RNA sequence: UUGUGACAAAAGCAAACCCAUCGUAAGGUGGGGACGCAAAGCCAUAGGGUCCUGAAAGGUAUCAGGAUAGCCUGGUUGCCGAA
Numbered sequence: 001u002u003g004u005g006a007c008a009a010a011a012g013c014a015a016a017c018c019c020a021u022c023g024u025a026a027g028g029u030g031g032g033g034a035c036g037c038a039a040a041g042c043c044a045u046a047g048g049g050u051c052c053u054g055a056a057a058g059g060u061a062u063c064a065g066g067a068u069a070g071c072c073u074g075g076u077u078g079c080c081g082a083a
Stems, first nucleotide, its partner, number of pairs: 005080001012037002017032006035070001041076003046073003049068007
């Protein structure tokens, strides 16, 4: 440096649910809380999926806008250390 993720050590994040708040909604943010996570750090102006709203259509597809990085792939940065 590349690969890898241990019944290792240190540090970290935080699902469901509850409260507050923003949003038409999906959902976001803050607090509590831990199901899990080796990138569960960041990127939605990389691709696909799913979800929401609107339009038009009379089809099961289309168009527009949005949400999700804890759905997958991808990009990028990064802590620790055995086999």
Molecule: c-di-GMP-I riboswitch aptamer
Organism: Gammaproteobacteria bacterium